[in-house]
RNA sequence: GAAGCCGGCCGGACCGUCGCCGUCCACGAUGAGUGGAGGGAGGAAAGUCCGGGCUCCACAGAGCAGGAUGCCGGGUAACGCCCGGCCGCUAUAACCGCCGCGUCAAACCGGCGGCCAAGGCGAGGAACAGGGCCACAGAGACGAGUCGCCUUCCGCGAGGAAGGCGGGUGAAACGCGGCAACCUCCAUCCGGAGCAACACCAAGUAUGCGGACGAUGAAGCGGCUCGCCGAGUCCGCGGGUAGGUGGCUUGAGCGCAGCGGCAACGCUGCGCCUAGAGGAAUGACGGCCAUAGCGCACCACGCGCCGUAACAGAACCCGGCUUACAGGCCGGCUUCGGAA
Numbered sequence: 001g002a003a004g005c006c007g008g009c010c011g012g013a014c015c016g017u018c019g020c021c022g023u024c025c026a027c028g029a030u031g032a033g034u035g036g037a038g039g040g041a042g043g044a045a046a047g048u049c050c051g052g053g054c055u056c057c058a059c060a061g062a063g064c065a066g067g068a069u070g071c072c073g074g075g076u077a078a079c080g081c082c083c084g085g086c087c088g089c090u091a092u093a094a095c096c097g098c099c100g101c102g103u104c105a106a107a108c109c110g111g112c113g114g115c116c117a118a119g120g121c122g123a124g125g126a127a128c129a130g131g132g133c134c135a136c137a138g139a140g141a142c143g144a145g146u147c148g149c150c151u152u153c154c155g156c157g158a159g160g161a162a163g164g165c166g167g168g169u170g171a172a173a174c175g176c177g178g179c180a181a182c183c184u185c186c187a188u189c190c191g192g193a194g195c196a197a198c199a200c201c202a203a204g205u206a207u208g209c210g211g212a213c214g215a216u217g218a219a220g221c222g223g224c225u226c227g228c229c230g231a232g233u234c235c236g237c238g239g240g241u242a243g244g245u246g247g248c249u250u251g252a253g254c255g256c257a258g259c260g261g262c263a264a265c266g267c268u269g270c271g272c273c274u275a276g277a278g279g280a281a282u283g284a285c286g287g288c289c290a291u292a293g294c295g296c297a298c299c300a301c302g303c304g305c306c307g308u309a310a311c312a313g314a315a316c317c318c319g320g321c322u323u324a325c326a327g328g329c330c331g332g333c334u335u336c337g338g339a340a
Stems, first nucleotide, its partner, number of pairs: 001336010012289001014287005020040002023037005042311001046322002049320005054194004061226004066190005071085005086124001087122004095114006125185002130183002132179003142175001146167009198246004208237006220228002253272008290308001293305004
């Protein structure tokens, strides 16, 4: 330098004017409002698939049932996630060989085969606990034992029996066969519901009528049994209220530096505060710049035009996975070539 492969990051910037949603301050009367200051979406906010925090129900218990995971080691609050290693399967390039074409001979080119780079994929425990299954072909798929040859034995003989070797079929052929992504076994983990959780304030009313169950234990602990708790519960009719506050964003937080570790990640120090609203605000216009795009016959670092581009939209909060994505930036690995 060329080709291929893998990974990480960004995903418009600035200024002005007018709006929208919260917060704080001042004026105003504590109201209506006015003025000022400051904040206001994402890498996926998405799917809600997995794991947690938090809240309530026994400060969450036991057994059964059920579910999930499954090589080895590490990381983490935890995981089905991540990192490192092993094993298995697999792709192409390069390389090698053969054949064809071609040639004086080669090279190039095409085909086939071998060896197979970085890579890609793997529900990757157990098949002497048990059940089940193994298409087609084949005598036979665990039930049985075909064809040919050899040896031994029996038989007068055709032939038969036992053993051995080989052939044929097939993904696999008798060997403690294969399949657990069929049931199962083993190990580990899992109680349930979810911010419409839950707590409090305010308002209102009818301790109403009828029925069923209940200390011989209702309802509740969302499968069952035990166990816990301990007084109301359910259905129909009828009447009333339907507003507010907390939870709510300071957190397994973010940035930088140093140290430890191959890495995932951890520790220490310094700095920062970054939407928390109710079916829900985060927008519009103008200017200007950078990227992409277009034109100047062609190229360009020049000139001009265009004018924000993709996927998308927070709703208790985190860690992952998956899916969608215009355009751009950076890094690593392998093979080959060149120079020193």